[in-house]
Context: one part of a larger RNA
């Protein structure tokens, strides 16, 4: 120096657990914010670092509930000092405080800080202090002033209201890649995806046919299944890929514009012999007509076209009031029954949410430290989920199933009054007449873009940019067109469901992880790094209880032998098991 046993150290694999995570299910919520949000920073406790909680009333205040002996969070213990059957803490429900900063909004500012103005008010002989309150900006809308400049407008002011910020995902719009894939690449895919901006809700979005269908017929949208990887489409490569039917979920309609009538106000313009007005006669009445232009009411919303407006003609409740009169009929308002709708508030009910609360049934023996284990005999089950307790419990605990509860706040469902809205103010025919039926619109032409459709024989939607119609004897559409033919009524607006999503509450599931897994995270966006945008760990297990080794002894001390606790100390705050690599020691064999 190897080798092999033995026996230690180190070290943290391994079994084994679980505070934590992760999927994915159902319920319920589904927006917060100038009444100051979300996120902070500084305070705050008798000692008081973090963490959580609270805001100068600051480990809390007030009311109402619940509950019934302990209590003053937690890491984390001890010390003081209190509180508490006159009901504490702890737990719910409504209020109060709530500094500063932050949309931040009195000015400014290097976020938590500096300096004001005005009104009240405290203080002082006066001044400086101080305390409540108010003072940003943008839009609407009323008033109220006001230039160049007569009337006028910009412009000021002021008053009321709204907006500003934030949010996981999901929604709609405005814009939009590449890496891939075509086994290279350019059209083509990726993809209208990933980002970026905008904006809005609890859901958006779309929607009541200028729709599809084919000669049958169907009747707003959404959403799922199919239809169908089917018609298409395509360097006919790679891909891409649909409607109609059909059978389900849901079910829902409505209101504008214009003709025409009546009024308000602007502009134009004639007229004075009146013009004009009034259903009709007579009277009257009296400055405005008419033309256009907007604002208001009324009217009217339709595809078997629909409506005005003229005349005709059947029908329909009270009531009041009205114009110059008078009759006659009709208008005009204005109440009210009646008829709808279900808004807002109320009153009740009943069902939830948001603290509780009740809840059945087991003993002996063995064995062990320790019984839930095992023998032996019971019980209870509308409960034999789960969790815990010195090993493995239906009957020991907390629970489970089952019932039963709420002053207050609050959801849903019915209700009762009152209130709001609509209609009642017409309905429903017939001749006529041709006045209305959405214009820079639609058609058309260039040139993009969307549909299964890549320019194709390209319809049909849609953006730009040029031309540019009609009013029903009118449009548009059924895939270039034409013909017949069948469907529809475009250029205005609103609409619930049925569908998407889950930041957050509950509650439950797992052939999901188990401390290099599982979330970055068993709490951590911490520590640490960077100027900074950013980047970003590690570290879990004594024991049933701490009974965490009084007292001896070696030692400066660390540590260590005894003692003594424990079932066990080879379970000793470097602690559960304790593997290899790594380093002793001891022996024996070989050089």
């Nucleotide at each position: 120096g190897g080798c092999a046993c033995a026996u230690g150290g180190u070290g943290g694999a391994u079994g084994c657990c679980u505070u934590g995570g992760u999927a994915c299910c159902a319920g319920g919520g589904g927006c917060c914010g100038a009444u100051g949000a979300a996120g902070g920073a500084c305070g705050u406790g008798g000692g008081a670092g973090g963490c959580c909680g609270c805001g100068a009333u600051a480990g809390u205040c007030c009311u109402c509930g619940a509950g019934g002996a302990g209590c003053u969070g937690u890491c984390a213990a001890c010390c003081g000092a209190g509180c508490u059957g006159u009901g504490a803490u702890c737990c719910g429900a409504g209020g109060g405080u709530g500094u500063c900063c932050g949309a931040a909004u009195g000015g400014g500012g290097a976020a938590a800080c500096c300096c004001a103005g005005c009104c009240c008010g405290a203080g002082u002989g006066a001044u400086g202090u101080c305390g409540g309150g108010u003072u940003a900006c943008u839009c609407a809308u009323g008033c109220c002033u006001g230039a160049a400049u007569g009337u006028a407008u910009a412009g000021g002011g002021u008053a009321u209201g709204a907006g500003g910020g934030g949010g996981a995902a999901c929604g709609c719009g405005g814009g939009g890649a590449a890496g891939u894939g075509a086994a290279a690449c350019a059209u083509c895919u990726u993809a209208g995806u990933a980002c970026c901006c905008g904006u809005a809700g609890g859901a958006a979005g779309a929607g009541a046919a200028a729709a599809c269908a084919c000669u049958g017929g169907u009747g707003a949208u959404u959403c799922c299944g199919u239809g169908a990887g089917u018609a298409g489409u395509g360097g006919c490569g790679a891909g891409c890929g649909a409607a109609a039917g059909c059978g389900g979920a849901g079910g829902a309609g409505g209101c504008u514009a214009a003709a025409c009538c009546g009024u308000g106000c602007g502009c134009g313009u004639g007229g004075g012999a009146u013009a004009c007005c009034u259903g009709g006669u007579a009277g009257g009445g009296g400055u405005u007509g008419c033309g256009u232009g907007u604002g208001c009411g009324g009217g009217g919303u339709u595809g078997u076209g629909g409506g005005g407006c003229a005349c005709u003609g059947u029908u329909g409740g009270a009531g009041g009031c009205g114009g110059c009169u008078a009759c006659c009929g009709a208008c005009g308002u204005c109440u009210c029954a009646g008829c709808g709708u279900g808004g807002u508030g109320u009153u009740u009910c009943g069902u939830g949410u948001u603290a509780g609360u009740u809840g059945a049934a087991c003993a002996g023996g063995u064995u062990g430290g320790g019984a839930a284990a095992c023998c032996u005999g019971g019980c209870c089950g509308u409960a034999g989920a789960c969790g815990g307790u010195g090993a493995g419990a239906g009957c020991c605990c907390g629970g489970u199933a089952g019932g039963c509860g709420a002053a207050a706040a609050u959801g849903c469902g019915a209700u009762u009054c009152a209130u709001g809205c609509g209609u009642g103010u017409g309905a429903u025919g017939g001749u006529g007449u041709u006045c209305c039926c959405g214009a820079g619109u639609a058609g058309c032409a260039g040139c993009g873009u969307u549909u299964c459709c890549g320019u194709g024989g390209a319809g049909g939607g849609u953006g730009c940019u040029g031309u540019g119609a009609a009013u029903c004897u009118g449009g548009c559409g059924g895939g270039a067109c034409c013909a017949c033919u069948c469907g529809c009524u475009a250029a205005g607006c609103c609409u619930a469901a049925a569908u998407a999503c889950u930041u957050c509450c509950u509650g439950g599931u797992g052939a999901c992880c188990g401390a290099u897994a599982g979330u970055g995270g068993a709490u951590a966006g911490u520590a640490c790094c960077g100027u900074g945008a950013g980047g970003g760990a590690a570290u879990g297990g004594u024991g049933a209880a701490a009974a965490g080794u009084a007292c001896c002894c070696c030692g400066g001390g660390a540590g260590g032998g005894g003692a003594g606790u424990g079932a066990a100390a080879g379970a000793g705050u470097u602690c559960c098991u304790g593997a290899a690599a790594c380093c002793g020691u001891g022996u024996g064999c070989c050089u």

Predicted 3D model of a 591-nucleotide part of an RNA (large-subunit ribosomal RNA, domain I) from Saccharopolyspora antimicrobica.